[in-house]
Context: one part of a larger RNA
């Protein structure tokens, strides 16, 4: 001198963009934060009102209304948010490979969508249990669930061909094997469902080569090094398991031990280089702690299960429930980090045909000078300089100072009042057209916010502070103090004239800041 996710002291007038638990991956009370589809499917309320009946108790019946909860299927909940514990690793950059692999929705190509069956749930009924919640019996439905038929380039078997860098790739014929659901319709269709290629998208697995410190850590390893069999897997592998063999890694730093998520990239320097890894974006790990599987295209799964521990909370003491490292807020550590806000109008995602519905992602609003930018606190005139306060004087006078006063001037900003957005195009209705769609036209949607921004009217009116002033370093006197109180970043000030402690005139810088502390370059 630059920097900063900053803190503390003193100050504080607007605005624009951004940013805000860096510590205790401590513990969490309260609300949201993942659901939708009735155009898969069975059923199906109540309040209320309307009529009618009434023994005034209510009784039937429409509507509400195929509407609300529930349930059964089906997509999603594996995404988007959060955190950096933990990890020195193919974790993460790059640069390649899979003839060793998988990919729901999405695009494409083909083919195919015939016939049948037994349940269960909701529901009734009855029984346990304080509750969570469960039990037995009894009835019903599907785009749930099992048989069957058929069936390709799909699988497996065998044969042939043609190719390749190897295990093999690819084609051909022939046997075996394997599927399926319907709903809506305006009857033209649409949307689904199955098997097959191929494509895109995501993702898995392997290689080079890079990635911190310690040698006051020299050896280190038995699934450990490799091979055969064989299970496992989407797939290659010691990934496992049997056997065989005895090997594999290390000073080119193994193993030990500390640290630490890696990057794009920020800082900072001319630059080489050094430090860091907030915000945003990619990637990886995590979801009280540790283990496992289930379901699924995808998970060993933050707001799913199952054990096991810790620790909370309810209990009829027999058992039961919980997981803010999601948004907000609480309590603790802390020098120190916000509202328990609004909205889905926009962008983006779930689901649906679609209307929509959810969506603390998102969009926006509050708080905080946290930073960066911008803008103001008034212009211009106005005395050889006013009166006074302060100061300094050698008492003559200087300084404060164009500074005030006064004169004209302007109104950003401030208050008050009018007027006032883009961000909105979609969806959706008619119509047309070359009809998986695309035009036109017509109607609707704004949290933010009556905000931004525009105009009027008022009046200099409503806004200046912080640290320096011994040299380094721009800025000088008086007093008090007297080696005392105290300064101090380094050299050093103070023991009676201190430009260096305090005050106070007056000066320098810088400024809605400015100083100090900590950190990196």
């Nucleotide at each position: 001198g630059g920097a900063c996710g900053a803190a503390c002291g003193c100050u504080g007038g607007c605005g624009g963009c951004g940013g805000g638990c860096u510590u205790c991956a401590u513990a969490c009370a309260u609300g949201c934060a993942a659901g939708u589809c009735g155009a898969a499917c069975g059923a199906g309320a109540a309040c209320g009102u309307g009529u009618c009946c009434u023994u005034c108790g209510g009784g039937a019946u429409g509507c509400a209304a195929g509407u609300a909860c529930a349930g059964u299927g089906g997509c999603g909940c594996a995404c988007g948010g959060g955190u950096g514990a933990g990890u020195a690793a193919c974790g993460c950059g790059u640069a390649g490979g899979c003839a060793a692999c998988c990919u729901g929705c999405c695009c494409u190509u083909g083919a195919g969508u015939g016939g049948g069956g037994a349940a269960u749930a909701a529901c009734c009924a009855u029984c346990g249990g304080a509750a969570a919640c469960g039990g037995u019996g009894g009835c019903u439905a599907a785009u749930a669930c099992c048989g069957c038929a058929u069936g390709c380039u799909g699988u497996c078997g065998c044969a042939c061909a043609u190719c390749g860098c190897a295990u093999g790739a690819u084609g051909u014929a022939c046997g075996a094997u394997g599927a399926a659901a319907g709903u809506c319709u305006u009857c033209g269709g649409a949307c689904g469902c199955u098997c097959a290629g191929g494509g895109a998208u995501g993702g898995g697995c392997c290689u080079g080569c890079g990635u911190c410190g310690g040698a006051u850590u020299a050896g280190c390893u038995u699934g450990u090094a490799g091979g055969u069999a064989g299970g496992g897997u989407a797939a290659c592998g010691g990934c496992c398991u049997a056997c065989c063999u005895a090997g594999g890694c290390g000073a080119c730093g193994a193993u030990c031990c500390g640290u630490a998520g890696c990057u794009g990239g920020u800082c900072u320097g001319a630059g080489a280089g050094g430090a860091c890894g907030a915000u945003c974006a990619g990637c990886c790990a995590c979801a009280c702690u540790g283990g496992c599987a289930c379901u699924g295209a995808g998970a060993c799964a933050c707001g799913g299960g199952c054990c096991a521990g810790a620790c909370u909370u309810c209990u009829a003491c027999g058992g039961a429930a919980g997981g803010c490292a999601g948004c907000a807020g609480u309590a603790g550590g802390g020098a120190a980090u916000a509202u328990u806000g609004g909205g889905c109008a926009a962008u983006g995602g779930g689901c649906g045909a679609a209307a929509g519905c959810c969506u603390g992602a998102c969009c926006c609003a509050g708080c905080c000078a946290c930073g960066c930018c911008g803008c103001g606190u008034g212009g211009a005139g106005g005395a050889a300089g006013a009166c006074a306060c302060c100061c300094c004087u050698a008492u003559g006078g200087g300084g404060c100072g164009u500074a005030a006063a006064c004169u004209c001037c302007u109104u950003u900003u401030a208050u008050a009042u009018g007027g006032g957005a883009a961000g909105a195009a979609c969806a959706c209705c008619u119509c047309c057209c070359u009809c998986a769609g695309g035009g036109a036209g017509g109607c609707u949607u704004g949290a933010c916010g009556g905000u931004a921004c525009c105009g009027u009217a008022u009046g200099a009116a409503u806004a200046a502070g912080c640290a320096c002033c011994g040299g380094c370093u721009a800025a000088c006197u008086c007093c008090g103090u007297g080696c005392c109180a105290g300064c101090a970043g380094c050299c050093g000030c103070g023991g009676u004239a201190a430009u260096a402690c305090g005050g106070a005139g007056g000066g320098u810088g810088c400024a809605a800041g400015c100083g100090u502390u900590g950190u990196c370059c």
Predicted 3D model of a 521-nucleotide part of an RNA (small-subunit ribosomal RNA, 5' domain) from a Rhodothermales bacterium. NCBI's taxonomy places the organism under Bacteria, Pseudomonadati, Rhodothermota, Rhodothermia, Rhodothermales.